[in-house]
Small-subunit ribosomal RNA, 5' domain from an uncultured Gammaproteobacteria bacterium, 544 nucleotides, folded computationally.

Context: one part of a larger RNA
RNA sequence: UUGAACGUUGGCGGCAGGCUUAAGACAUGCAAGUCGAGCGGUAACAGAUCGCUAGGAUCCCUUCGGGGUGACUUUGAUGCUGACGAGCGGCGGACGGGUGAGUAACGCGUAGGAAUCUACCCAGUAGCGGGGGAUAGCCCGGGGAAACCCGGAUUAAUACCGCAUACGCCCUACGGGGGAAAGGGGGGGCUCUCUUCGGAGACCUCUCACUAUUGGAGGAGCCUGCGUUGGAUUAGCUUGUUGGUGAGGUAAAGGCUCACCAAGGCUACGAUCCAUAGCUGGUCUGAGAGGACGAUCAGCCACACUGGAACUGAGACACGGUCCAGACUCCUACGGGAGGCAGCAGUCGGGAAUAUUGUGCAAUGGGCGAAAGCCUGACACAGCCAUGCCGCGUGUGUGAAGAAGGCCUUAGGGUUGUAAAGCACUUUCAGUAAGGAAGAAAAAGCCGAGCCAAUAACUCGGUAAUAUGACAUUACUUACAGAAGAAGCACCGGCUAACUCCGUGCCAGCAGCCGCGGUAAUACGGAGGGUGCAAACGUUAAUC
Repeated sequence: UUGAACGUUGGCGGCAGGCUUAAGACAUGCAAGUCGAGCGGUAACAGAUCGCUAGGAUCCCUUCGGGGUGACUUUGAUGCUGACGAGCGGCGGACGGGUGAGUAACGCGUAGGAAUCUACCCAGUAGCGGGGGAUAGCCCGGGGAAACCCGGAUUAAUACCGCAUACGCCCUACGGGGGAAAGGGGGGGCUCUCUUCGGAGACCUCUCACUAUUGGAGGAGCCUGCGUUGGAUUAGCUUGUUGGUGAGGUAAAGGCUCACCAAGGCUACGAUCCAUAGCUGGUCUGAGAGGACGAUCAGCCACACUGGAACUGAGACACGGUCCAGACUCCUACGGGAGGCAGCAGUCGGGAAUAUUGUGCAAUGGGCGAAAGCCUGACACAGCCAUGCCGCGUGUGUGAAGAAGGCCUUAGGGUUGUAAAGCACUUUCAGUAAGGAAGAAAAAGCCGAGCCAAUAACUCGGUAAUAUGACAUUACUUACAGAAGAAGCACCGGCUAACUCCGUGCCAGCAGCCGCGGUAAUACGGAGGGUGCAAACGUUAAUC
């Protein structure tokens, strides 16, 4: 000094930390969704309109039998509106979070390099014309215990595919050739078209998307010099191996792969093999040089039940995606299926040992969205644990009859000891009660400017008041009562601060080393006293 554990003890707070072992197995819940302003739609909820059955308040008429009106309830239709289950489509699930098994390696660190890619974001340039065929969903039918699957009919798109165009782009033998796109939403008035007279469209304008390409930013891939544990009781290793030519492949250089050719390449400055190990910033120690370590936090890498593989995509060979094989667990109608906590909690197991199946998206950050917002076990907080560090308290002053009791005694006394009692004060912290910040500013309104045909819409700037807090019975402040609720642990032979008595009698025991104990033990056990630290004190383990 510690991510500690164990023993005894234990008042409060702040800030941190908390499976180092079985990368063992996992019940349960949650941890990645979002967009209706891409689309066809409408299972649910709410509203609107229309209608039916039944009940029926109120009001009107009444021959007092009843009739009419019909709020509301029941029930149905219409996607018309708010919304929205499932589906198609887009973006995100490659981030964030976990773990350290593997890896002695361009993995990491550092310094460089050239043959590359990059969704979203920023800036520039040029576009955004006209068509087509499908398919999920829905409906019908069938198979299956289920998971799910099959057939038929029909339908939409920012899904898919041609055509046109091509500033720049790509290929080129320099003649030429190739290749794009998608629409959605807001607002508007003159004119025009259609009209079921409600409206729809053309048109203008703003905005978000879309296409091609250039540059940037940030990100990623690749190559190289140097550095990076132990073993020689591991001395030879290598055949795509080392190099060349050509081809293939990749975003990209390259034996990366293949054909052919050559026979090389590494090694005592330690190759190969074996063992161990994630690396670093850093942490601990030390005067330093060094040594040891790599928990938390940060950067990089690797992994996601074990092994293998690719698909999609800007990006993965993908923790909560797919396929195959294996082990294990579960369901089954025995035909066949389902699963993967090294996410957050939690369980069993292992272990000396490590926490709640908590609250909230209020803040910060992330995904989606025009936004409102939704999601977020990231995160913010709370709970548990003296695990650590730090702070505070457990009273203060006075008080000699040096009380009683204990212990010792040479029996006079000494000591515990101003210690207690008593007297006089204080009230931190805890307790009770009241008050009470900051963490909250963005959004939405108003004013001005820009844009525009426009005062509308949109963008930018300014601005009064207002709304939004899990923590939270917050921090903090004030009041109240009463010394009231709060001290232990180890040691006392020397090292090493601190001594006597009793018991025991080489026994029981102590012990870090030296060593104590066999009848006067300052060393064992107890007591009184003392010493040291103190909400801790010791022991064990580890390291300098």